The prediction has a mean pLDDT of 87. The part of an RNA shown here (small-subunit ribosomal RNA, central domain) has 350 nucleotides and comes from a metagenome.
[in-house]
Context: one part of a larger RNA
RNA sequence: UUGGGCGUAAAGGGUGCGUAGGCGGUUUGGUAAGUCACUUGUGAAAUCUCCAAGCUCAACUCGGAGGCUGCAGGCGAAACUACCAAACUGGAGUGCAGGAGAGGUGCGUGGAAUUCCCGGUGUAGCGGUGAAAUGCGUAGAUAUCGGGAGGAACACCUGUGGCGAAAGCGGCGCACUGGACUGUAACUGACGCUGAGGCACGAAAGCUAGGGGAGCAAACAGGAUUAGAUACCCUGGUAGUCCUAGCCCUAAACGAUGAUCGCUUGGUGUGGCGGGUACCCAAUCCCGCUGUGCCGAAGCUAACGCGAUAAGCGAUCCGCCUGGGGAGUACGGUCGCAAGACUGAAACUC
Repeated sequence: UUGGGCGUAAAGGGUGCGUAGGCGGUUUGGUAAGUCACUUGUGAAAUCUCCAAGCUCAACUCGGAGGCUGCAGGCGAAACUACCAAACUGGAGUGCAGGAGAGGUGCGUGGAAUUCCCGGUGUAGCGGUGAAAUGCGUAGAUAUCGGGAGGAACACCUGUGGCGAAAGCGGCGCACUGGACUGUAACUGACGCUGAGGCACGAAAGCUAGGGGAGCAAACAGGAUUAGAUACCCUGGUAGUCCUAGCCCUAAACGAUGAUCGCUUGGUGUGGCGGGUACCCAAUCCCGCUGUGCCGAAGCUAACGCGAUAAGCGAUCCGCCUGGGGAGUACGGUCGCAAGACUGAAACUC
């Protein structure tokens, strides 16, 4: 390479949008590029296969036949692919009628708590630990009451509940705004799927500039512990954590499971919408669609397990893997202010 694979053994891109490309529903007619049949020419010799011959055999040599799976031309076939034309509605989308939601952005606003400041009461302790000490306190602390300031986060509700492509999203109100779902079947008429490059988004930490700074807290300091203790514990404490603008682009970015479509016994929770049954009323009972869990048939799996939310049975497209170490290193390139990110070897060694 052919293959075989990618939940946990190596392997799904962090996520989406989308270019090229690949793939693509139903019907009719046409064309004949692919495809198929026949035929003509060509496909040098040697080589190859078969038969026969010559060196005592064989290798080797020689004769004949076949073959040379290919290319080109001609004449046909029209099922499939393709293309052209016309049409369809089941895929996809639009409209209309609805309700659900921590989806996003901005502005505003509320209460509890921590800390600090002021005042009152009050007096000798407080704090902290396994035990202590550092620390705070007679310049009046801790405790308690009243007032004020400021920042950050939103208890209960809260739920293997919801929303979002992922990252992620949680007090309350308003404005702007994205998507999904249910019902209907009026409209468009294949407009679809995937997606190399590309573009956008992307937790935390980190970076630049300007603000902000209550609590927490890398670094740091002190107290303990210990043989030591550059730790675990304690007292402090700066970046940072927060906001605005701009970078960075990583993660156990995980369901360690790419996206889309179709098919395949069931049971039981729960969110949303709709329909039905029952005496009027449904939140209870039944059914449908859609999401999210658990258990399990067949099947799959090395096993664990998965099992209509598949890791089952099929299809299309993309990404990735190919023994361990060396190494996600070196070199080069691209990007970045930097930190570094992306791309990514070899020698050698087992």